[in-house]
RNA sequence: UGAGUCGGCCGGGUGACCGCGGCGGGAGCGAUCUCGUCGAGGAAAGUCCGGACUCCACAGAGCAGGGUGGUUGCUAACGGCAACCCGGGGCGACCCGCGGGACAGUGCCACAGAGAACAGACCGCCCGGCGUUUUCGCCGGGUAAGGGUGAAACGGUGGUGUAAGAGACCACCAGCACCCCGGGUGACCGGGGUGGCUCGGUAAACCCCACCCGGAGCAAGGUCAAGAGGACGCCUUCGCGGCGUCUGCGCGGACGUUCGAGGGCUGCUCGCCCGAUGUUCGCGGGUAGGCCGCACCGAGCCUGCCGGCGACGGCAGGCCCAGAUGGAUGGUCACCGACCGGGCCGGCCGCAAGGCUCCCGAGAACAGAAUCCGGCUUACAGGCCGGCUCAUCCG
Numbered sequence: 001u002g003a004g005u006c007g008g009c010c011g012g013g014u015g016a017c018c019g020c021g022g023c024g025g026g027a028g029c030g031a032u033c034u035c036g037u038c039g040a041g042g043a044a045a046g047u048c049c050g051g052a053c054u055c056c057a058c059a060g061a062g063c064a065g066g067g068u069g070g071u072u073g074c075u076a077a078c079g080g081c082a083a084c085c086c087g088g089g090g091c092g093a094c095c096c097g098c099g100g101g102a103c104a105g106u107g108c109c110a111c112a113g114a115g116a117a118c119a120g121a122c123c124g125c126c127c128g129g130c131g132u133u134u135u136c137g138c139c140g141g142g143u144a145a146g147g148g149u150g151a152a153a154c155g156g157u158g159g160u161g162u163a164a165g166a167g168a169c170c171a172c173c174a175g176c177a178c179c180c181c182g183g184g185u186g187a188c189c190g191g192g193g194u195g196g197c198u199c200g201g202u203a204a205a206c207c208c209c210a211c212c213c214g215g216a217g218c219a220a221g222g223u224c225a226a227g228a229g230g231a232c233g234c235c236u237u238c239g240c241g242g243c244g245u246c247u248g249c250g251c252g253g254a255c256g257u258u259c260g261a262g263g264g265c266u267g268c269u270c271g272c273c274c275g276a277u278g279u280u281c282g283c284g285g286g287u288a289g290g291c292c293g294c295a296c297c298g299a300g301c302c303u304g305c306c307g308g309c310g311a312c313g314g315c316a317g318g319c320c321c322a323g324a325u326g327g328a329u330g331g332u333c334a335c336c337g338a339c340c341g342g343g344c345c346g347g348c349c350g351c352a353a354g355g356c357u358c359c360c361g362a363g364a365a366c367a368g369a370a371u372c373c374g375g376c377u378u379a380c381a382g383g384c385c386g387g388c389u390c391a392u393c394c395g
Base pairs, nucleotide, nucleotide: 001391002390003389004388005387006386007385008384009383010382012336013335014334015333016332017331018330020039021038022037023036024035025034026033027032041366045377046376048375049374050373051372052371053217054216055215056214060270061269062268063267065213066212067211068210069209070084071083072082073081074080085099086097087096088095089094100208101207105206106205107202108201109200122147123146124143125142126141127140128139129138130137131136155173156172157171158170159169160168174198176195177194178193179192180191181190182189183188221292222291223290224289229247230246231245232244233243234242235241249284250283251282252281253280254279255278262274263273264272265271300319301318302317303316304315305314306313307312340361341360342359343358346357347356348355349354
């Protein structure tokens, strides 16, 4: 210098004018005015996971259903994150993995091929017989080492042996099973011994095994007000008018009242709970408004130190950072502005690579909270920083 790989950060700034929402203070009878302060993201997105919180509900068991899948850690938890193991890819830094089980069972492996799981004889090789008698053909038996088909053919190489062969036997190797030693928390790694000789692949097919999982969701949920009708009390002009408190719609039907109708536990069963002016069905009517939930106790943020390979944890100090509800932070102007294009291919420095600087033009992505948090995934113009690997060159 180039190529690559991994990680982190920014993603507009300044000024002026006008205009917004929350909170707090002040003035004003009020409308309103004024001062201070705070005011969208790294993904606010997708709604894919996990929770906090609320209700069912006092809260169980089983089945179904769903999720995860190497080990050890981190975390409130997770399908997340960290480190490591094994397998695969890469010269390497690094990257990838639906990573338990094929000896529980069922299925599938097209076509080709003799044969695709405890299979198989197409071409071959050997022996015997018959015909022929150079070749060759037919029948019987033996064989799976050689060739062929295929993605894959029931271990590999070399030998002994044989009629020809074959783990039939032997040496070495791979694999598998068992045993022992060492290292590691562990998954596993390294070494040694014995042995039958060797009984595919696929579970991202069904399945088996291990572990985990109540459901619904802020439109959760709570509270106030209003309301047709009713009850009680008071006042009263004695008209059923006014006020206050409590309750909370009217009509009809069905079943039922502790020997329990119906409902709930958001799939089913058991079990449990509610239940007597009860539960449910049909028709008609009233309200649909405000407040809380809702941002200062939050698994919160920042800085420093300590421990840890790391995810992260501990200690100390500091900070308060939106809460809208047709839904707020915007509009206009000016300047700066990374990058890019241009220049008698501008000028200067330098051996070179390269660095500094001048002028003109142009000019910034994805995208907007709605209860909140931890992740994952997706989108993103342009720019900056750092670590590591490989190649080449100069000194």